[in-house]
Bacterial RNase P class A from a Gammaproteobacteria bacterium, 359 nucleotides, folded computationally. The model forms 95% of the base pairs in the Rfam consensus. The sequence is in RNAcentral, with records from ENA. The source organism's lineage runs through Bacteria, Pseudomonadati, Pseudomonadota and Gammaproteobacteria. Its mean pLDDT, the model's own confidence on a scale to 100, is 76. The gene name in the source record is rnpB.
């Protein structure tokens, strides 16, 4: 100098001006009052993802979630945490020269299913070409034999098919072959050593076993009650309707030819439920910043300081000037928090790796 990898940070800045929203103080107006309206001043006013709503929790209500069935999630080990499918550390496997990255990574000897095409055979095994042995026939024949066909048997070394073919390589062995024998590797079983564990190493024994697929059904282990701030709580009109008390028990309406009778109907006050509407939930929290301690780390603990949006038609914006290399991407809170995932112009800082050159 180039290429790469991991982690962290910023997300234009300053000033002026006109606006929006919330809080506090003061002033003015309205009102009997609660309060409402207007103004002035001061202060606060989106994000790293506020997003997707995919996980986990807080909070609230229903309820008391004990068991069974069903369903869902998770799935190497240890730890962190309020909890998790998240995070940290480690193990196994894969990729990369490396820094590093990826990994649903329990069980295929409980059972069921599937394994296209090709191929003899895709799982109770089996044999297309080939190799070897024997019998027999034909041809050749220098009388040793050779070649070819048919039949019977042996074999799975070689060829061929396939994503996958019943451990691999080598030597011996054999008629040809074969864990048939041996060495190494792999595998299985049993001890040992190290490690909390996953697992690793090594020893002995065994000639080697029923191939793959569980993000196929399934089995095993662990966990999970449901609904969600439009949860929920409080205040509470008008109209209609319900209950009660007092007064009137007269009148009116209907039925009927009429009377009796029957049914409906009044005024005032009180009570409770619910609707519109309003208040709350709702901003002090698993909170932030700094520092110290423990821990490899995630994280935990102590001390000090800080208060940092809270709307409900829903605020955080417009213009101008200066400035930066750059008019600057993705994008806008709605109960809150921890994660994951996705989107993102440009830039800064740090650790590490590889290559080239020079000293």
């Nucleotide at each position: 100098g180039g290429a790469g990898u991991c982690g962290g940070c910023c997300a234009g800045g300053c000033a002026g001006u006109c606006g929006c929203u919330c809080u506090g103080a003061c002033c003015g107006g309205a009102u009997a009052g609660c309060u409402c309206c207007g103004g002035u001043c001061a202060g606060g006013g989106a994000g790293g993802a506020a997003a997707g709503u995919c996980c986990g929790g807080g909070c609230u209500c229903c309820g008391c979630a004990g068991g069974a069935c069903g369903g869902g999630a998770u799935g190497c080990c240890a730890g962190g945490u309020a909890a998790c499918a998240c995070c940290u550390g480690g193990g196994g496997g894969g990729c990369g020269c490396g820094a590093g990255c990826c990994u649903a990574c329990g069980g295929a000897a409980a059972g069921u299913g599937c394994c296209a095409c090709a191929g003899a055979a895709a799982a109770u095994a089996u044999a297309c070409c080939g190799c070897c042995c024997g019998a027999u026939c034909a041809c050749u024949c220098c009388a040793g034999g050779g070649u070819g066909g048919u039949c019977g048997g042996g074999u799975a070394a070689g060829g061929g098919u396939g994503a996958a073919a019943u451990g691999g390589u080598g030597c011996g062995g054999u008629a040809a072959g074969a864990g048939c024998g041996c060495a190494c590797c792999g595998c299985a079983u049993g001890g040992c050593u190290g490690g909390c564990a996953a697992c690793a190493g090594g020893c002995a024994u065994g000639g080697c076993a029923g191939g793959g697929u569980a993000a196929a059904c399934c089995c095993c282990a662990u966990c999970c009650g449901g609904a969600g701030c439009a949860a929920g709580a409080c205040c509470a009109a008008a109209u209609a309707g319900g209950g009660g008390a007092a007064c009137a028990c007269a009148g009116g309406u209907g039925u009927g030819g009429u009377c009796c009778g029957c049914a409906c109907u009044g005024u005032u006050c009180c009570c409770g439920g619910g609707u519109a509407g309003g208040u709350u939930g709702c901003a002090c929290g698993a909170g932030g910043u700094g520092u110290c301690c423990g821990g490899u780390g995630a994280c935990g603990g102590g001390c000090a300081c800080c208060c940092c949006a809270g709307a409900u038609g829903a605020a955080u914006g417009g213009c101008u000037g200066c400035u930066c290399a750059a008019c600057g991407a993705c994008a806008g809170a709605a109960c809150c928090c921890g994660g994951c995932u996705u989107a993102u112009c440009g830039g800064c800082c740090g650790g590490c790796u590889c290559c080239c050159a020079c000293u």